RNA sequence: UGCUUAUAGAGAAAGACGGAGGGAUUAGACCCUGCGAUGUCUUAGCAACCUGUGCUUCACAAGGUGCUACAUUCUACUUAGCCCGUUCAAAAAGGGUUAAGACAGAUAAGCG
Numbered sequence: 001u002g003c004u005u006a007u008a009g010a011g012a013a014a015g016a017c018g019g020a021g022g023g024a025u026u027a028g029a030c031c032c033u034g035c036g037a038u039g040u041c042u043u044a045g046c047a048a049c050c051u052g053u054g055c056u057u058c059a060c061a062a063g064g065u066g067c068u069a070c071a072u073u074c075u076a077c078u079u080a081g082c083c084c085g086u087u088c089a090a091a092a093a094g095g096g097u098u099a100a101g102a103c104a105g106a107u108a109a110g111c112g
Base pairs, nucleotide, nucleotide: 001112002111003110004109005108006107007106013043014042015041016040017039021032022031023030026076027075028074029073044068045067046066048065049064050063051061052060053059054058072104077101078100079099080098081097082096083095084094
C1' cells in the first nucleotide's frame, strides 16, 4: 500500500513542548480554538477487535492493535414516500423533507 470480512452502542485526561489553525478529503453548514486548539512526548486511563482466564447470552485481565472534545456531525450520489411548485386538473423542471442504500473514510482480524 491493495483485497476480503466484521463493527461503529458505550467508554476513557492530566502534565510538558509548541504557537495557529483544527474536526480524513472538495464545497457549504455546524462545532472546537491565544482561557493555547490540531500536533509531539510522558504518565494515566478506556476496553472495540485479537489474545488469555473464568462461574461462557456474560464477566475479568490489559499482552498486540486501537482509542481518550462533540459526532462516521450534517448535506452532496441513487431509490422510494410526502410537501411546495405548475395547472382548470394532472404530469415535467426545480426546491424542501423523511427513510433506506451506495460511495468515501475509520478501527480490527485475515490474506497478498

Predicted 3D model of a 112-nucleotide RNA (SAM riboswitch aptamer (S box leader)) from uncultured Mucilaginibacter sp. Rfam family: SAM riboswitch aptamer (S box leader). From the family's description: The SAM riboswitch is found upstream of a number of genes which code for proteins involved in methionine or cysteine biosynthesis in Gram-positive bacteria. Its family is annotated with regulation of gene expression in the Gene Ontology. The sequence was found by an Rfam model in a public genome assembly. Its mean pLDDT, the model's own confidence on a scale to 100, is 80.